[in-house]
């Protein structure tokens, strides 16, 4: 110097557990504003995630009193899959 590779946060799925709703919140969709995070170091978006406000849409209850269901429901654990937007440097192997 060239080539190859490793590694994060996180996202998604399945299973299990504990909740919430079923008197409709939540989820999903759109707009505006704000914020956060993004391999070991630095930078970092038009991407990602979260929050607030507004808008459109919208549901599966049943048996009877503690159960059975239902919800693109919440949180946690386990397993699996994907995985730094990108740029610079570094790390490992090799020539």
């Nucleotide at each position: 110097u060239g080539c190859a590779g490793a590694g994060u946060a996180g996202a998604c799925a399945a299973u299990c557990g504990a909740g919430c709703g079923u008197a409709a919140a939540g989820u999903g969709c759109c707009a505006u504003c704000c914020a956060a995070a993004c391999g070991g170091g630095g930078a970092g978006u038009u991407g990602u995630u979260g929050g607030a406000u507004g808008g459109a849409c919208g549901a599966a209850g049943g048996a009877u009193u503690u159960c059975c269901g239902c919800g693109g429901u919440u949180c946690g654990a386990u397993u699996g899959u994907c995985g730094c937007a990108u740029c610079c440097c570094g790390c490992u192997g090799u020539c």